Background
A computed fold for a 74-nucleotide RNA from a bacterium, annotated as transfer RNA. Its mean pLDDT, the model's own confidence on a scale to 100, is 81. The RNAcentral record of the sequence draws on ENA.
[in-house]
RNA sequence: AGGCCUGUAGCUCAAUUGGCUAGAGUGGCGGUCUCCAAAACCGUAGGUUGUGAGUUCGAGUCUCACCAGGCCUG
Numbered sequence: 001a002g003g004c005c006u007g008u009a010g011c012u013c014a015a016u017u018g019g020c021u022a023g024a025g026u027g028g029c030g031g032u033c034u035c036c037a038a039a040a041c042c043g044u045a046g047g048u049u050g051u052g053a054g055u056u057c058g059a060g061u062c063u064c065a066c067c068a069g070g071c072c073u074g
Stems, first nucleotide, its partner, number of pairs: 001073007010026004019057001028044005050066005
């Protein structure tokens, strides 16, 4: 320098051919239970879907540029 892959909640990941309010587990907080704690159960908060633009009635999803990480080639 070129090519490919990935980027969504604190962490690990879903999300149908683009369609109604972006969810799950774990973690956090509160509660029930317990002598206390753990476990279990219930509730609750937490998101600029890497950044910016474009297409569209509608974008996590499609297109372009950039950024970050990983792999490959020279």